[in-house]
Context: one part of a larger RNA
RNA sequence: GCAUUGUUAAGGAACUCGGCAAAUUGAACCCGUAACUUAGGGAGAAGGGUUGCCUAAUGAAAGUUAGGUCGCAGAGAAGAGGCCCAAGCAACUGUUUAACAAAAACACAGGUUUCUGCUAAAUCGAAAGAUGAAGUAUAGGAGCUGACGCCUGCCCAGUGCUGGAAGGUUAAGGGGAAGAGUUAUCCUUCGGGAGAAGCUUAGAACCAAAGCCCCAGUGAACGGCGGCCGUAACUAUAACGGUCCUAAGGUAGCGAAAUUCCUUGUCAGGUAAGUUCUGACCCGCACGAAAGGCGUAAUGAUUUGGGCGCUGUCUCGACAAUGUACUCG
Numbered sequence: 001g002c003a004u005u006g007u008u009a010a011g012g013a014a015c016u017c018g019g020c021a022a023a024u025u026g027a028a029c030c031c032g033u034a035a036c037u038u039a040g041g042g043a044g045a046a047g048g049g050u051u052g053c054c055u056a057a058u059g060a061a062a063g064u065u066a067g068g069u070c071g072c073a074g075a076g077a078a079g080a081g082g083c084c085c086a087a088g089c090a091a092c093u094g095u096u097u098a099a100c101a102a103a104a105a106c107a108c109a110g111g112u113u114u115c116u117g118c119u120a121a122a123u124c125g126a127a128a129g130a131u132g133a134a135g136u137a138u139a140g141g142a143g144c145u146g147a148c149g150c151c152u153g154c155c156c157a158g159u160g161c162u163g164g165a166a167g168g169u170u171a172a173g174g175g176g177a178a179g180a181g182u183u184a185u186c187c188u189u190c191g192g193g194a195g196a197a198g199c200u201u202a203g204a205a206c207c208a209a210a211g212c213c214c215c216a217g218u219g220a221a222c223g224g225c226g227g228c229c230g231u232a233a234c235u236a237u238a239a240c241g242g243u244c245c246u247a248a249g250g251u252a253g254c255g256a257a258a259u260u261c262c263u264u265g266u267c268a269g270g271u272a273a274g275u276u277c278u279g280a281c282c283c284g285c286a287c288g289a290a291a292g293g294c295g296u297a298a299u300g301a302u303u304u305g306g307g308c309g310c311u312g313u314c315u316c317g318a319c320a321a322u323g324u325a326c327u328c329g
Base pairs, nucleotide, nucleotide: 001324002323003322004321005320006319007318008317010315011314014313019310027051028050029049030048031047036041038147052069053068054067055066056065057064058063070074082308083307084306085305086304087303088302089300090299094106095105110145111144112143113142114141115140116139122131123130124129148295149294150293151292153225154224155223158222159221160218161217162216163215164214167213168212169211173207174206179201180200181199182198185194186193187192226244227243228242229241230240253287254284265281266280267279268278269277
C1' cells in the first nucleotide's frame, strides 16, 4: 500500500447517475392503528409501553397482583422487519435469456372469434399407423385479449373469410366441319391436270367443373378512421355557415404520457434553489377503444419522485485487528 473486519468528536446524504454500501429496526406481551378497499384486507400499518432478581398473596399449574431491591444497561451475549407519502407498469402466486438482462417480457384464471357431428377438426408419418381420446360441442384444435369494475364508437371501398348462383371467362375430355398427303380411274397441248373409296394427317363449331370476374354478408377478420375558407356589438375564439375529397372521417375515455419533436411547453405544488417528480391546461410533430380504452384494492429482489429515522456515503480523515505485500532467512 492492498483485502477483510471493527470503532470514531461535531455535522448527518452536504456523497453520488442514484442513500450504492453501511447503519438504523429486530424477540415476546400489552395498548393503539389512517387513507383506501374487491369488506377478505391494508396491518407487524404507523406510534407507544413492559421485560432482571427477592418476598408475599392468589392459583392445580402456567401465571397474575402487590411490596422491595441491584446495575450504565434485565429480549443484559448470539441469532431475529427500518418506516411512511405519491406516481408509472403488470391484477395476483408463478415462468424466463444454464454462464452480462428476472422485467413493464412469457404464462395465467377470465373474455371473445373461428373450426370440428366422430373414421371429428388439427398434428406426425411416402404408408401402415399414432396423437387428439379409450374423449364426443359444458368436448377438442387454432387465433387474439388478459383478474375485477365501467365500457368497447364509425367504415365492408381495398385484402381476407363465408354464402350465392343468372351472365362473362375457363382445363383435360367429348365432338368432329373445312383443309392437306397418297392413288384406282379419267383428261391431256404429253410438260402435266382432275381425282372417289380407303389409309394417314389436321383439327373449326358445339358440350364441359371448380376458380376468377360478378352479387351479398362479415371488424374481439388484415386494416382505416380528412382538408381549405369565412363568421358573434372590445379583442380573442368560433356554437354556426360554405366548399372539396372519402369506404368512413377518431366517438367515450385519457393526454408534454414507458407515446410530446419544438420542450427545461405554460400555470400551480414541493425546495433557499427542482431538465427529474406531482396536479392541471390541451397547441395529441405522431393516444384511443380486446396489436383493447380508462380506472382499480391487494401483490412486486419492478421503475420514478419525496419525507422521517439512521448512519464514515460525505465534510475529512483517524485509529485498531487479521491476512497479504516488503526485508532477512
Record summary:
A computed fold for a 329-nucleotide part of an RNA from an uncultured Clostridia bacterium, annotated as large-subunit ribosomal RNA, domain IV. It matches the Rfam family "Bacterial large subunit ribosomal RNA". Gene Ontology terms of the family: structural constituent of ribosome and ribosome. Its mean pLDDT, the model's own confidence on a scale to 100, is 88.